The prediction has a mean pLDDT of 82. Transfer RNA from a Candidatus Peribacteraceae bacterium, 73 nucleotides, folded computationally. Rfam family: tRNA. Rfam classes the family as a transfer RNA. Rfam's curators write: Transfer RNA (tRNA) molecules are approximately 80 nucleotides in length. Rfam links the family to the GO term triplet codon-amino acid adaptor activity.
RNA sequence: CGGGGCGUAGUUCAGUUGGCAGAACGCUUGCAUGGGGUGCAAGAGGUCGCGCGUUCGAGUCGCGCCGCCCCGA
Numbered sequence: 001c002g003g004g005g006c007g008u009a010g011u012u013c014a015g016u017u018g019g020c021a022g023a024a025c026g027c028u029u030g031c032a033u034g035g036g037g038u039g040c041a042a043g044a045g046g047u048c049g050c051g052c053g054u055u056c057g058a059g060u061c062g063c064g065c066c067g068c069c070c071c072g073a
Stems, first nucleotide, its partner, number of pairs: 001072007010025004019056001027043006049065005
């Protein structure tokens, strides 16, 4: 320098026929226990890497940039 993949909650990831952003674990609160662990119930937590564009509508499509990984030179 060229090609490819990935970037979504604190963590690991799902969501790709464009139409309400989700799961598990973790966290908070309540109940059960003398307390812990554990179980059950409820809840909080997201500019979907950044920007522009297409569209009535974008996590999803297009372009540029940033970061990580792989391959080639």